Large-subunit ribosomal RNA, domain VI from a Bacteroidia bacterium, 255 nucleotides, folded computationally. Its Rfam family is "Bacterial large subunit ribosomal RNA". Gene Ontology terms of the family: ribosome and structural constituent of ribosome. Its mean pLDDT, the model's own confidence on a scale to 100, is 86. The RNAcentral record of the full RNA draws on ENA.

Context: one part of a larger RNA
RNA sequence: CGCAGGAUGAUUGCGUGGGUCUGACCUUAGUACGAGAGGACCGGGUUGGACGUACCGCUGGUGUACCAGUUGUAGUGCCUAACUGCACGGCUGGGUAUCUAAGUACGGAAUGAAUAAGCGCUGAAAGCAUCUAAGCACGAAAUCAGCCACAAGAUGAGUCAUCCAUUGAGAGUUGUAGAAGACUACUACGUUGAUAGGCUGCAGAUGUAAAGGUGGUAACAUCAAAGUCGAGCAGUACUAAUUACUCAAAUAUUU
Numbered sequence: 001c002g003c004a005g006g007a008u009g010a011u012u013g014c015g016u017g018g019g020u021c022u023g024a025c026c027u028u029a030g031u032a033c034g035a036g037a038g039g040a041c042c043g044g045g046u047u048g049g050a051c052g053u054a055c056c057g058c059u060g061g062u063g064u065a066c067c068a069g070u071u072g073u074a075g076u077g078c079c080u081a082a083c084u085g086c087a088c089g090g091c092u093g094g095g096u097a098u099c100u101a102a103g104u105a106c107g108g109a110a111u112g113a114a115u116a117a118g119c120g121c122u123g124a125a126a127g128c129a130u131c132u133a134a135g136c137a138c139g140a141a142a143u144c145a146g147c148c149a150c151a152a153g154a155u156g157a158g159u160c161a162u163c164c165a166u167u168g169a170g171a172g173u174u175g176u177a178g179a180a181g182a183c184u185a186c187u188a189c190g191u192u193g194a195u196a197g198g199c200u201g202c203a204g205a206u207g208u209a210a211a212g213g214u215g216g217u218a219a220c221a222u223c224a225a226a227g228u229c230g231a232g233c234a235g236u237a238c239u240a241a242u243u244a245c246u247c248a249a250a251u252a253u254u255u
Base pairs, nucleotide, nucleotide: 001153005164006163007162008161009160010159011158015150016149017148018147021049022048023047024046025045026044027043033038051107052106053105054104055103059101060100061099066094067093068092069091070090071087072086073085074084075083076082111145112144113143118138120136121135170247171246172245173244175189176188177187178186195240196239197238198236199235200234201233202232204229205228206227212223213222214221215220
């Protein structure tokens, strides 16, 4: 821009893409077959490999400042306290959310249609024979469906419901944000409000803070599962989403 008014929501599926892999074992059955040696088709079940998709409850990784320990040095400090800067996050031990694989779950199918080579039935031409000439039935990981995703620019532009027509349907800007994101877009919310922050509670992490008391000659122990805490889950309008602005739809018909 189009889809002959403008919108919101929900859809059909022309068509397109993806997927399509495979081993071993058990059983049927030491059966059929075979002198024996050996040893099945068909059918049923179990468990793997590679590949793919999704997820983070489990096992782990990450987690640049969440917690703790600790060295050197510089500083604040009345200080042998405490705290802070720098040293690869100084180093070390852990670790929520997130993201993630080595973790977890699932997938390839079944089934149907029409067939290929092939196997047949009936059967003449040709009194026989013949799967073929008329007719009929089977038959493959290939084909078409089936499974997953997209999909009406499918210009063949579809369908349904609802709203609006200037007394404005709807959309945008601005704002608070996000498991969305380069930007844009998308999604949630904007006081008729839990969208983010704060606060409170809980979960979870770390591992028992400082000061002081008590015990001990002291190191230290204890009062104390303490203290602190980024992202998690809830509750709560305390703060900010206030206010405001912009765009926006016709000939016809009916009244």